Predicted 3D model of a 330-nucleotide part of an RNA (large-subunit ribosomal RNA, domain IV) from a biogas fermenter metagenome. Model confidence (mean pLDDT): 86 of 100. The full RNA is in RNAcentral, with records from SILVA.
Context: one part of a larger RNA
This record gives sequence, structure tokens and C1' cells, in this order.
RNA sequence: GCGUUGUUAAGGAACUAGGCAAAAUGACCCCGUAACUUAGGGAGAAGGGGUGCUCUACUUAGUAGAGCCGCAGAGAAUAGGCCCAAGCGACUGUUUAGCAAAAACACAGGUCUCUGCAAAGUCGAAAGACGAAGUAUAGGGGCUGACACCUGCCCGGUGCUGGAAGGUUAAGGAGAUAAGUUAGAGAUUAGUCUCGAAGCUUUGAACUGAAGCCCCAGUAAACGGCGGCCGUAACUAUAACGGUCCUAAGGUAGCGAAAUUCCUUGUCAGGUAAGUUCUGACCCGCACGAAAGGUGCAACGAUUUGGGCACUGUCUCGACAACGCGCUCG
Repeated sequence: GCGUUGUUAAGGAACUAGGCAAAAUGACCCCGUAACUUAGGGAGAAGGGGUGCUCUACUUAGUAGAGCCGCAGAGAAUAGGCCCAAGCGACUGUUUAGCAAAAACACAGGUCUCUGCAAAGUCGAAAGACGAAGUAUAGGGGCUGACACCUGCCCGGUGCUGGAAGGUUAAGGAGAUAAGUUAGAGAUUAGUCUCGAAGCUUUGAACUGAAGCCCCAGUAAACGGCGGCCGUAACUAUAACGGUCCUAAGGUAGCGAAAUUCCUUGUCAGGUAAGUUCUGACCCGCACGAAAGGUGCAACGAUUUGGGCACUGUCUCGACAACGCGCUCG
């Protein structure tokens, strides 16, 4: 010097990113117990008292009285710290085997959609299997995520569903036209040149031709979207009101400097002597918002944030002791 322990005057979080670590609480019996609440809870809330041994009595397992010992009676060991206010997630569960246990995943519940059974869907080259020895109160998929109150407007774009009048349109059907070839005919300078039926080969026009697309509707708990400028009230300020442009429609309820707010330590209030955090408000929402759900919410949580009581070597600020290591000597 290090490790593991123990003790520590006075103070008591001044430490620190943060009470990390440690301390404190702790058993049983009795009294007592708030807000809130889904009436179950919250709750071991909180807070307070008691606890040994001997003898006697009794209404006998407890109570009463008397006595005894100690610093101390759950005498050791073992063995909840508690409270307040917010965020997130309802909850018990699940997870990154080896840096993350969470606010992530799941969940019961909600909703949309597909599927009539040889189901849809999945695996497989197929056979076949699962789905299911099930049958729409069933099964698959998507989103949301208890419960309570709710879930606004937009179908122009994309998707999906339905429609079929018209447009477009493949193979196929159909075969117009044109070209090549040549029996032959004509011309001829006898080398050839011109024309050319049928057949064959090639070409392939009009017409016919499904779904799809165009088109017409519906559909947002489908993918998604949910404005700008100017003016106006008898102080000022503001604008219930008006004008205008654009749009498919211009963000409703609720919430809001928020796990979202850049400016920003916004402003006001609370808590502190002092508060970039925290709580309650305000609303100017850079850039909340309604199942990528909105707002609440008791209970729950090795969850996150702020505050308080208790307690302490975390600290002021160190010290001492035990054991071990290290170092030195033998």
C1' cells in the first nucleotide's frame, strides 16, 4: 500500500451524475391505521405499546399480585426501512445463454379481414402432412392492448372489394395483300430478257378474341392526409366577425415546454437560504391528437424522475483494531 471485516467524538448526504455502498428497519402479541379505489384493495399503511426468571391465586395457557437478575429479556442467530408526488406499462408472465430485464415482447379484451371444408393458410419436387380427428361461438392473418369515457373530418392519390356500357388488348381463329419459285407464252444479237396460271414457300391487312388496365362506385380500427394571406371592437392589446386564394378534406374531443418544445433555465406559482431537475398552471403545439389509438385510472413494478422522515465513515477527515496479501529481514 491492497483485500475482507469491526469500531468511531461532533456533525448527519455537506459525498456524488445519483444516498452508489453502508447503516437503519426486522420476530410474535395487542392497540391503531389516511388519501384514493375497479369496494377486492390500499394495509404489515403510517404510528404506538408489550416481551426474561421465581412464587402464589384464579374466572387456567392467560390475567392479577409479590419477588429476583442484568447495560440490555424476539438479550444470540435468523429477520420488511418508511412516506409523499409524478412518468411509463393495466396486471402474473417473457427477453438480448456471455455488458441491456426495460417504458421492449406477450397478455386477457377490442376491431378489421380471409376461410363453407378436398376450408383459408403453412411445409413439400411429389406423395403426403399440419390446420383438425376441428367446422364460422371454428380456423388463419393484420392492427390495437385490462378497465372507464371516447375514437372527429377527408375516398383526390395508393391498396382492396364490387361493377360492367364503352375504350385498349395476347395466344388462337380468320386470311386480304404482297413477294419468291416455274409449266408455259412473247422478244431475241441465241448469251439471255420480259410476262407468268396452278401448286408450294414466305408475308400476314380487316374482322373475332378473356382477365387486366382505362372507366364507374364503395371502403380509413385499409396505406395515408387533416391549409395560407389580409382586414376588423369607442385606450391599447386581442379578434367572436369579414374578405380572399387553394384543397379530397383543412386537426374535432381531449391533452399540451410533454419519454414530443428548437428558441428555453419560456412565463407564473409551489417546494429550497439558494432548484437548468421536480410538481401545478398558462398555450406562442419549431414538430400532440384520437386502435402506428386519445385522455384518465385503483392495484401491481429488482421500472424512470423529484421530495421528505429515519439512518448512517458517502462526506467534513480522518483514525484505530483483527485477519490475509504485498514489501523487508531471518